């Protein structure tokens, strides 16, 4: 040059003139009227599919049940995430994937085809004995046989060889299984050596077993202020009751508790922006991170702020808007830049 792979920044710009929120200053008492200054939507802000922080029930436990994960070993506030290492598949490779414990507790379940689908077998087809016939073929009985051949996703290990009427782990090698020691390694696992001819077909994203985690309900969640009405009205259980907390019980707390009906009110303030925060160096980890040091303050809106016109530029601008807040996975997407590795082609 050309094909991949893994990961990192970024998301049109620059001017001018109106416009919009938030806050500081100062003025003025008009409570944001008018000026000055500072800041002002994302890589996913999306789905709401997971984990928490906060608030609250409430003082906050044991069992049963659900319900999530499921290969080891670390990160981390936690996870179903990331990181690394092991196994299994893909790819020539860089890499990429994985619902990755258990079928020797049981239960189920496998249409169709095919003899036969689990303690499962004889459809074709080998061997061999008799009978009939001129020998033989060919018919029929009767025994042995699972190598060939058909069916099927999937047939009583696999390729060779040996033996045998014919065959077959029947005997041997070599892989594959089970099982003992031993070596590496935290480990999951890999190896080496010996011993067994070998009882084990699939499916658990089928119930099922086995480990190991798990309290609910959520800013519309709590809190404080002001205003109004009707300190209505009727039944029904109540301490051997009844309520809350959480599907059930236990156990703990309180002392009322519910059903019908019929009036008032829906307003403010707060919660609301300093964080498990952000960059940079350093130092210690393969690495996810962590720890010390130094700087820095990054939207707080409530029907819901950033937004128009002009002109210029070229990479010709996709997907697309917070509403308590953070960690992540999944989806959608227009270019534009960087680094590293892979594999093939030419040169030198």
């Nucleotide at each position: 040059c050309g094909a991949g792979u893994c990961a990192g920044c970024u998301a049109g710009a620059c001017a001018a003139c109106c416009g919009c929120u938030u806050u500081a200053c100062a003025u003025a008492u008009u409570u944001a009227u008018a000026g000055u200054g500072a800041a002002g939507a994302g890589g996913a802000a999306a789905g709401u599919c997971c984990g928490g922080g906060c608030u609250c029930c409430a003082c906050a436990g044991g069992g049963u049940g659900a319900a999530g994960c499921g290969c080891c070993a670390g990160a981390u506030a936690a996870c179903a995430u990331c990181u690394g290492g092991g196994a299994g598949g893909c790819g020539u490779a860089a890499g990429c994937u994985u619902a990755c414990g258990g079928a020797a507790a049981g239960u189920g379940c496998a249409a169709c085809a095919g003899a036969a689908a689990a303690u499962a077998a004889a459809c074709c087809g080998c061997c061999u004995u008799g009978u009939u016939u001129a020998u033989a073929a060919a018919a029929c009985a009767g025994g042995g046989u699972a190598a060939g051949g058909g069916u099927g996703a999937a047939a009583a290990g696999g390729u060779g060889u040996g033996g045998u009427a014919a065959g077959a782990g029947c005997g041997c090698a070599c892989c594959g299984c089970g099982u003992a020691a031993u070596u590496g390694g935290u480990a999951a696992c890999a190896g080496u050596u010996g011993c067994g001819g070998c009882a084990u077909g699939g499916u658990a994203a089928a119930c099922c077993c086995c480990g190991c985690u798990u309290g609910g309900a959520g800013c519309a969640a709590g809190g404080c202020c002001a205003a109004a009405u009707a300190g209505g009205a009727a039944c029904u259980c109540a301490a051997u009751a009844g309520u809350g907390c959480g599907a059930c019980c236990c156990g703990c707390a309180c002392u009322g508790a519910g059903u019908u009906u019929g009036g008032g009110u829906a307003g403010g303030c707060u919660g609301c922006a300093u964080g498990a925060g952000a960059u940079a160096u350093u130092u210690g980890g393969u690495a996810a991170c962590a720890a010390a040091u130094a700087u820095c303050c990054u939207a707080g809106a409530u029907a819901a702020a950033u937004g128009g016109u002009u002109g210029u530029c070229c990479u010709a601008g996709a997907c697309a808007g917070a509403a308590c807040c953070c960690g992540g996975c999944u989806u959608a997407u227009c270019g534009g830049c960087u680094g590293a590795c892979u594999c093939a082609u030419g040169a030198a």
Molecule: Bacterial RNase P class A
Organism: Gammaproteobacteria bacterium